Background: A computed fold for a 101-nucleotide RNA from Pleionea mediterranea, annotated as c-di-GMP-I riboswitch aptamer. It was read from a public genome assembly, where an Rfam model found it. The source organism's lineage runs through Bacteria, Pseudomonadati, Pseudomonadota, Oceanospirillales and Pleionea.
């Protein structure tokens, strides 16, 4: 330097649940305490795909103004939309403990 996680040590992380609290429209996230599925990158980065959410934006009608026809205002269900999220969904990139070859 490359490769690997069979074995060992010291450790690390923590899905989910519980308790009280906080941030957010939501999805989701944060710190503390107790337990704990699992993880050798379950460390970091939303770059690609995917998934979640839809505050904001878009989007019938009623109604108002108006016309020859138009057009404007108004307002909203479904639906659409990420500039919000998920790195413990996959890919990619970056960094990295210990052991084996």
């Nucleotide at each position: 330097a490359c490769u690997u996680g069979a074995u060992a040590a010291g450790g690390g992380c923590a899905a989910c649940c519980u308790g009280a609290a906080c941030u957010g429209a939501a999805a989701a996230g944060u710190g503390c305490a107790g337990g704990g599925c699992g993880c050798a990158a379950a460390a970091c980065u939303a770059c690609c795909g995917g998934c979640c959410u839809a505050a904001g934006g878009g989007g019938c009608a009623a109604c108002c103004u108006g016309u020859a026809a138009a057009a404007g205002g108004g307002g909203u269900u479904a639906c659409c939309u990420a500039c919000g999220g998920c790195a413990g969904c996959g890919g990619a990139g970056u960094u990295u403990c210990c052991g084996g070859g």